This is a predicted structure of a 532-nucleotide part of an RNA (large-subunit ribosomal RNA, domain I) from Chlorokybus atmophyticus. Its mean pLDDT, the model's own confidence on a scale to 100, is 82. It matches the Rfam family "Bacterial large subunit ribosomal RNA". The full RNA is in RNAcentral, with records from ENA and SILVA. The gene name in the source record is rrl.
Context: one part of a larger RNA
């Protein structure tokens, strides 16, 4: 020096645990904001750095309920106090709520400055004025109202809109109308009551699911893209206008025209206006207000039944019992139906919110037949030409839908569609508007579940984490859990500058001593044996 072995150190694997995560289900909610939000800055306590709470009325104020013995956050200790004349605590309603921030009197390097103390800007109302241009209008000024503005995870609608990639290269194509950006809305949004499908039979708004079907098709007919009809389900709901015509008001002196208001009218076996006839009294429906009522939410209440021995401690074991509409779960010094909190069942609200039903009042809306063939039935629209887009459909024989430019009809004997186009036939009635449910999502609240994780896992974050730290910045982004049942956290003595250690003491255990449960390996030692 090496190997073996025993005993240690170091280290923090493993097994155990969970305070935190993950996924999903059910229900709720999707609230906020100029009455100043979201998000922050700075302050507020007896002592107070951070976190949480609160706002100069500042660890809190008022009131109404609950609750019933302790309390002054986390967070111990001290000091000083509060509380059965009901505190702390929980819930409803209210008050206060500095500064910045849409930030809005002006400015600004956010949380600051300044003055004349002001809602800046847009919108609306009133008044006074007032151009080109006579009337008028635009504009201006003043006063008033206080509607908008901002925020927001995903879902939704619209606008703009890639590339990597695939095609084994690449250009049409694909990725993809995706990502991204912008605008807007709601708890859902969008769509929606046929100018629709279909096919000789028929259906009857929209949306979503299954199927049709990887079919018919499209496609450098490559890669790939990819329907619809029909059928089965979920949910079901239908309405209002424009016009013709009648009336009123205002303006143009009037006939007449224009504007506004009211009535009328709303359809495809075409409808309505118009002319006549009938029906008038209720009934029905929706909405609003008030009142009553039901149920639920936002605090809660009650709630059965076990002792002994063993043990440091009993829930385990042994012995003998009991409850159960409760043997879910969690805690308790080891494993508890009967110790605690609860669980099953039952009960409860001053106040606020939601909701069911009813009553009363108000208000609005809703009904037919015959005739005639005069009027109306949504115009720079439909269509067409051309250039594009979108339809599963890449210009194709390319319909249907949308847009730019140009052109440009008809009014029911009308017009559109049925995949070029024409005829016949069939279906529908464009160029105005609204509409619940079935559907999508989860920043968030409550409840629940898990052949989900268990500290290199699970959220990046079990812990004061979007922190420390890095970067000019956009941005990137950690590590770090476990004494014990209880601090009983080691009085006192000794070595000693401390650190550390030896006694003593606590404890079931200190080989649980705070670098604290278990304590593997690498690595470092000490002793012994063998070997060189």
């Nucleotide at each position: 020096g090496g190997c073996u072995u025993a005993c240690g150190g170091u280290g923090g694997a493993u097994a155990c645990c969970u305070a935190g995560g993950c996924a999903c289900c059910c229900a709720g909610a999707g609230a906020c904001g100029a009455a100043g939000a979201a998000g922050g800055g700075c302050g507020u306590a007896c002592u107070a750095a951070c976190c949480g709470a609160c706002g100069a009325a500042a660890c809190g104020c008022u009131u109404c309920g609950g609750g019933g013995a302790g309390c002054u956050g986390a967070a111990a200790a001290g000091a000083a106090g509060c509380a059965u004349u009901g505190a702390u605590c929980c819930g409803g309603a209210g008050a206060u709520u500095c500064c910045c921030g849409a930030a809005u009197a002006g400015g600004g390097c956010a949380a600051c400055c300044u003055c004349u103390u002001g809602a800046a800007c847009u919108u609306c109302c009133u008044g006074c004025u007032g151009a080109a241009u006579u009337c008028a209008u635009a504009g201006g000024c003043a006063g008033g109202a206080u509607a908008g503005a901002g925020a927001c995870a995903a879902c939704c609608u619209g606008g703009c809109g890639a590339a990597c990639u695939g095609a084994a290269a690449c250009a049409u194509c694909u990725u993809a109308g995706u990502a991204g950006c912008c605008a807007g809305a709601g708890g859902a949004a969008a769509a929606g009551a046929a100018a629709g499908c279909a096919a000789a039979a028929g259906c009857g708004a929209u949306u979503c699911c299954c199927u049709u079907a990887g079919u018919a098709g499209c496609g450098g007919c490559g890669a790939g893209c990819g329907a619809a009809c029909u059928g089965g389900g979920a949910a079901c709901a239908g309405u209002c206008u424009a016009a013709a015509c009648c009336g009123g008001u205002a303006g143009g002196u009037a006939a007449c025209c224009u504007a506004c208001c009211g009535g009328g009218g709303u359809u495809g076996u075409g409808g309505g206006a118009c002319a006549g006839c009938a029906a008038a009294a209720u009934c029905a429906a929706a909405c609003c207000a008030a009142g009553a009522u039901u149920u639920g939410c936002u605090a809660g209440g009650c709630g059965a039944a076990g002792c002994a021995a063993u043990u440091g401690a009993a829930u385990g074991u042994u012995g003998c019992a009991c409850c159960a509409u409760a043997g879910a779960u969690g805690g308790u010094g080891a494993a508890a139906g009967u110790c605690c909190a609860g669980u099953a069942a039952c009960c409860a609200a001053a106040a606020g919110c939601a909701u069911c039903u009813c009553u009363u009042g108000g208000c609005u809306u809703g009904u037919g037949c015959u005739g005639a063939a005069u009027c109306c039935c949504g115009a720079g629209u439909a269509g067409c030409a051309u250039g594009g887009g979108g339809c599963a459909c890449g210009u194709g024989a390319a319909a249907u839908c949308c847009c730019g430019u140009g052109u440009g009809a008809a009014u029911c004997a009308g017009c559109g569609a049925g995949g070029a186009c024409c005829a016949c036939c069939u279906c529908g009635u464009a160029a105005g508007a609204c509409u619940a449910a079935a559907u999508a999502c989860u920043c968030c609240u409550g409840g629940g579940u898990g052949a989900c994780c268990g500290a290199u896992a699970g959220c990046g974050a079990a812990a004061c984490a979007g922190u420390a730290c890095c970067g000019u910045g956009a941005g990137g982004g950690a590590a770090a859990g476990g004494u014990g049942a209880a601090a009983a956290g080691a009085a006192c003595c000794c070595c000693c500058a401390u650190c550390g250690g030896g006694g003593a003491g606590u404890g079931a255990a200190a080989g649980a001593g705070a670098c604290c449960a278990u304590g593997a390996a690498a690595c470092c030692g000490u002793g012994a044996g063998c070997u060189u």